[in-house]
RNA sequence: CUUGUCUGUACACCUAAUCUCGUUAUCUCGAGACCGGGGAAACCAAAUCUGGGGUGAAUCGGAUUUCACAUCGUAGGGCAUCUCUCGUGUCCGAACCCGCCAGCUAACUUCGGAGGUGUCAUUCGAGAGGAGGA
Numbered sequence: 001c002u003u004g005u006c007u008g009u010a011c012a013c014c015u016a017a018u019c020u021c022g023u024u025a026u027c028u029c030g031a032g033a034c035c036g037g038g039g040a041a042a043c044c045a046a047a048u049c050u051g052g053g054g055u056g057a058a059u060c061g062g063a064u065u066u067c068a069c070a071u072c073g074u075a076g077g078g079c080a081u082c083u084c085u086c087g088u089g090u091c092c093g094a095a096c097c098c099g100c101c102a103g104c105u106a107a108c109u110u111c112g113g114a115g116g117u118g119u120c121a122u123u124c125g126a127g128a129g130g131a132g133g134a
C1' cells in the first nucleotide's frame, strides 16, 4: 500500500415493525404514544352447495414434463441516499396462517410492532421545490 474477516458506531433500504417512561442480573417484565392487522350492526351487496377465508406487491397464463423441480411471460411491487415529476437502468413477482367459519360495517372488541440487507462515498440523467451553510 492492497485485499479479506470480525466487532462497534454512523448512514441508508424492504416492512406496520418505531419512540418514550418505569423496571430487570439480562431487549427481562410492564405501561404509554404512534403505526399496522383481524372480528363486529343497520343500510347496501353477495355467496355456498365445486368448501371458504386472512396477512402480503407476490396474481394469472404459456410451453415442456408421468409428476415435480426448473423455465418463459404477466397483474402488481421495490431500489438508484431531501421530496415530487419525467426518463433510464435494475430487481422481486414469495411464503405463511385460519380450520367448515368470517362481505361491507358505526359503537364495541381483539392482536402485532418481527425479521432480513447494503454502504464508508459527493451516491444514474433532467426539471421543479425544499433543507442546510456562507
Base pairs, nucleotide, nucleotide: 010119011118012117013116014115018033019032020031021030022029034113035112036111037110038109039108044103051101052098053097054096055095060073061072062071076092077091078090079089080088082129083128084127085126086125087124